[in-house]
RNAcentral holds the full RNA, with entries from ENA. Small-subunit ribosomal RNA, 3' major domain from an Alphaproteobacteria bacterium, 478 nucleotides, folded computationally. NCBI's taxonomy places the organism under Bacteria, Pseudomonadati, Pseudomonadota, Alphaproteobacteria. Model confidence (mean pLDDT): 82 of 100.
Context: one part of a larger RNA
RNA sequence: UGACGGGGACCCGCACAAGCGGUGGAGCAUGUUCUUUAAUUCGAAGCAACGCGAAGAACCUUACCUACGCUUGACAUACCAGGACGAUUUCCAGAGAUGGAUUUCUUCUCGCAAGAGACUUGGAUACAGGUGCUGCAUGGCUGUCGUCAGCUCGUGUCGUGAGAUGUUGGGUUAAGUCCCGCAACGAGCGCAACCCUCGUCGUAUGUUACCAUCAGGUUAUGCUGGGGACUCAUACGAGACUGCCGGUGACAAGCCGGAGGAAGGCGGGGAUGACGUCAAGUCAUCAUGGCCCUUACGCGUAGGGCUAGAAACGUGCUACAAUGGUGGUGACAGUGGGUUGCCAGGCCGCGAGGCCGAGCUAAUCCCCAAAAGCCAUCUCAGUUCAGAUUGUACUCUGCAACUCGAGUACAUGAAGUUGGAAUCGCUAGUAAUCGUAGAUCAGCACGCUACGGUGAAUACGUUCCCGGGUCUUGUACA
Repeated sequence: UGACGGGGACCCGCACAAGCGGUGGAGCAUGUUCUUUAAUUCGAAGCAACGCGAAGAACCUUACCUACGCUUGACAUACCAGGACGAUUUCCAGAGAUGGAUUUCUUCUCGCAAGAGACUUGGAUACAGGUGCUGCAUGGCUGUCGUCAGCUCGUGUCGUGAGAUGUUGGGUUAAGUCCCGCAACGAGCGCAACCCUCGUCGUAUGUUACCAUCAGGUUAUGCUGGGGACUCAUACGAGACUGCCGGUGACAAGCCGGAGGAAGGCGGGGAUGACGUCAAGUCAUCAUGGCCCUUACGCGUAGGGCUAGAAACGUGCUACAAUGGUGGUGACAGUGGGUUGCCAGGCCGCGAGGCCGAGCUAAUCCCCAAAAGCCAUCUCAGUUCAGAUUGUACUCUGCAACUCGAGUACAUGAAGUUGGAAUCGCUAGUAAUCGUAGAUCAGCACGCUACGGUGAAUACGUUCCCGGGUCUUGUACA
């Protein structure tokens, strides 16, 4: 000087407390362990692995296993020899890869000597190739403490020196934020601000958006003429700064209350992550040193596996019901997506869906039905709760749903009556609850990401648990 202490002082955080809702019990989904297996590919491991890489394993993906094949190779550059390459028809063997036959056509320059660049066949070697090992050889990227308020430097001064000072002290702040003081004076990386978005207003522009006034038309509808008011769209501005008033404070920084205001003291949310820590994670995104394989640890194909199942754990979904189930009714969103697509409307089907078929490359057309809401009924039961499981019949995608997809109808109707010890999230348009869209994607979503609707309770407080910050103290630790 650090680190540590079941030392001290001060402070903060959904850390506790105060509340609300869960998990832990059930069924299912999903990930992991373990076991099994020819293979169940690999990685991730307290917080910070476990709906994680994977924004989507039937084939492909795919790295694994089995079998069948190839050996200058599926891919790159270089050499020699031949042929343009290729396209197309048909057949045989085979699981296919592949092997063997078959038909047709033949580039450019040109001095007719030849040459050229692609492509391809055969050959020879240099080499290719490796999701093989090492993340403890590495780059890059990422997690984490932590959006915590810290981490340092120059000059000066002090100390023999390691170092100290500044950065400590008194106040204050979300903040090393600011003020005052001080052997310090300044500066840098962080904080804040500058960026995006939501909230108010103004100006400009009005189509595909809008419709107050006027006119026309309709069973009805901005449907039409028209309008530029309103909504909205997207550009540019205004607006919030403790600016004003009172109190308080040290005459400071600030804090408390008030006014005005759409908004008030960081207005809400996002992006943004200092010096560093964990030899944290990743050689399987990629790149890369070294090591290893080279008729195989490389490459191709078919089938299987990654989907197994005694058991255990994590994360979720659905429930156990009346704040509900069922039937009816038909009110109100906001994101976003669409031409190999979204599909209005009509007809068929109980339905998943099928057939016909308009519009839309989209503020124009479509996805689009929002759901919780309201009315009636059921009357506390393992039920008109719950929906697992199973049977039959179908639908869709796709070469192909057996292993192994999703959906529909009818039948079946399991556990489950609020979950032990323990444990998680959340402070406001939040929790809870309700639906909607998108990425991936042929098909497959209870996951993920985004969107809006309805919309709470509680916070006395900092003694205690956990994590962190500053000062101080002790130390047999570095």